[in-house]
RNA sequence: CGGGCGGUCCAGGCGGCCGCGUGCGCAAGCACGAGGAAAGUCCGGGCUCCGCAGAGCAGGAGGGUCGCUAACGGCGACCGGGUGCGUCUCAAUGGCGCAUCCAGGGAAAGUGGCACAGAAAACGUACCGCCCCGCUUGGGGCCAGGGCUGUCGCGGCGCCCCAAAGGCCGCGGCGGCUGGGCCCGUCCGGCAACGGAUCGGGGCAAGGGUGAAAAGGUGCGGCAAGAGCGCACCGCGCGGCGGGUGACCGACGCGGCAGGCAAAACCCCCUCCGGAGCAAGGCCAAAUAGGGGCUGAGGCGUGGCUCGCGCCGUUGAAGCCCGGGUAGGCUGCUCGAGCCCGUCGGUAACGGCGGGCCCAGAGGAAUGGCCGCCCCGCCGGCUUGCCGGCGGACAAAACCCGGCUUAUCGGGCCAUCACAAGG
RNA sequence: GCGGGCGUAGCUCAGUGGUAGAGCAUCUGCCUUCCAAGCAGACGGUCGUGGGUUCGAGCCCCAUCGCCCGCU
Numbered sequence: 001c002g003g004g005c006g007g008u009c010c011a012g013g014c015g016g017c018c019g020c021g022u023g024c025g026c027a028a029g030c031a032c033g034a035g036g037a038a039a040g041u042c043c044g045g046g047c048u049c050c051g052c053a054g055a056g057c058a059g060g061a062g063g064g065u066c067g068c069u070a071a072c073g074g075c076g077a078c079c080g081g082g083u084g085c086g087u088c089u090c091a092a093u094g095g096c097g098c099a100u101c102c103a104g105g106g107a108a109a110g111u112g113g114c115a116c117a118g119a120a121a122a123c124g125u126a127c128c129g130c131c132c133c134g135c136u137u138g139g140g141g142c143c144a145g146g147g148c149u150g151u152c153g154c155g156g157c158g159c160c161c162c163a164a165a166g167g168c169c170g171c172g173g174c175g176g177c178u179g180g181g182c183c184c185g186u187c188c189g190g191c192a193a194c195g196g197a198u199c200g201g202g203g204c205a206a207g208g209g210u211g212a213a214a215a216g217g218u219g220c221g222g223c224a225a226g227a228g229c230g231c232a233c234c235g236c237g238c239g240g241c242g243g244g245u246g247a248c249c250g251a252c253g254c255g256g257c258a259g260g261c262a263a264a265a266c267c268c269c270c271u272c273c274g275g276a277g278c279a280a281g282g283c284c285a286a287a288u289a290g291g292g293g294c295u296g297a298g299g300c301g302u303g304g305c306u307c308g309c310g311c312c313g314u315u316g317a318a319g320c321c322c323g324g325g326u327a328g329g330c331u332g333c334u335c336g337a338g339c340c341c342g343u344c345g346g347u348a349a350c351g352g353c354g355g356g357c358c359c360a361g362a363g364g365a366a367u368g369g370c371c372g373c374c375c376c377g378c379c380g381g382c383u384u385g386c387c388g389g390c391g392g393a394c395a396a397a398a399c400c401c402g403g404c405u406u407a408u409c410g411g412g413c414c415a416u417c418a419c420a421a422g423g
Numbered sequence: 424g425c426g427g428g429c430g431u432a433g434c435u436c437a438g439u440g441g442u443a444g445a446g447c448a449u450c451u452g453c454c455u456u457c458c459a460a461g462c463a464g465a466c467g468g469u470c471g472u473g474g475g476u477u478c479g480a481g482c483c484c485c486a487u488c489g490c491c492c493g494c495u
Stems, first nucleotide, its partner, number of pairs: 001422001003417002006414005012374007020033005035394001039405002042403005047277004054307004059273005064078005079104001080102009105268002110266002113261002127208002129204006137197001139184005146178012187196003216234006235257001236255004241250003281331004291322005298312004338357008375392008424494007433447004441478001449465005471487005
């Protein structure tokens, strides 16, 4: 250089002709006319109405700290942690550096979960193993079916029958634990001392093994063997001190160490949320019924429930059915947390000030087509820098904004080199 | 505009976070003189897609794609 990763910006340019929408104009005509996502509708707000938007419950959302903001689940800065690589160390779950990621309150409030494997998955525990002690050598076969218990079936008794309630006993089958009697046998090596194996009692939790995960890690000492049992370093917890607005950090002292994982399981804590949406809502115009039948004591005020408040109602509210009427226009509507430039404050997000600008407002919905030149990419041809052809994405307003997410041909700029190919 | 649900084998559907199943269909064998029915067996799965949480995801969370339904 190239390439990768990250961020940010552009979204082909100029001209002509024809057409469409809106505004202005008597007219000719003039001016303006999609986006970075207009999208998904995932969050947050403005605006408007619901009497006030009141209380409680339910429900939903968020969750390190500080800030920005109208607000947010957004953004900025910081803190803490995970993973990978490198490095220091004898080594480690430790320190340091770089890259990258984090939905990052609480697991000593409670409930539940952790398959398989494994002794044990959090109430603690012991398969192999290590160590100590002991004597009656621990083995095999047969018999009878004792005791306790689980489950199934049958029988009996009992309990409940307003609000409920309780099971018990017996027999049999199958299984588990424990116990009894009889017979046979009485380990190996060594001259011996003794050693080993099996059995019983006890100690241990180092090592092996299982697992995604095993109750601090490494080293030294210690011990019958071991163990935070003791010590050093590291980690952890607690305490006050110092620093910081804070998350948190630092050194010191104390404690041998205690509570694994998971809350994108239920849940707890804290914070926020009243409901609806421009078909909100307002105005004008049009129409009008005063009808009949049935049910009927509650109904309505746009809240999921209850309370509170207001209005209507047995002089018939309200609902259903029958039979009818109207169903058109204006507004809200785009000047706004607006855009551009400069400057100041702030690390930044962002904010202040000054100047300039007006930039779609349609209403089933306009923003398009053709031609010429230029730009970019691909293909072909050759005269090697020209010609010809094709292509230039994703997608398009519908009350308006701030975000997030997703889609997107190609290009410019900035930063970076942990991983990988080439020159 | 507002809201809800679904996506698993060719089809219709099950599926507590722990090896993905059933019925029908297809294929093979048995049965029958043959077919159907019946019996036995086999084949067949990117759990729509992409991320995340977790030791582990069809299941939990987020995003996205497609389809269906309701209200006004």
Two RNAs folded together computationally: RNase P RNA and transfer RNA, 495 nucleotides in total. It holds a member of the Rfam family "Bacterial RNase P class A". It is annotated as a ribozyme. The coordinates come from a structure-prediction model, not an experiment, and the mean pLDDT is 75.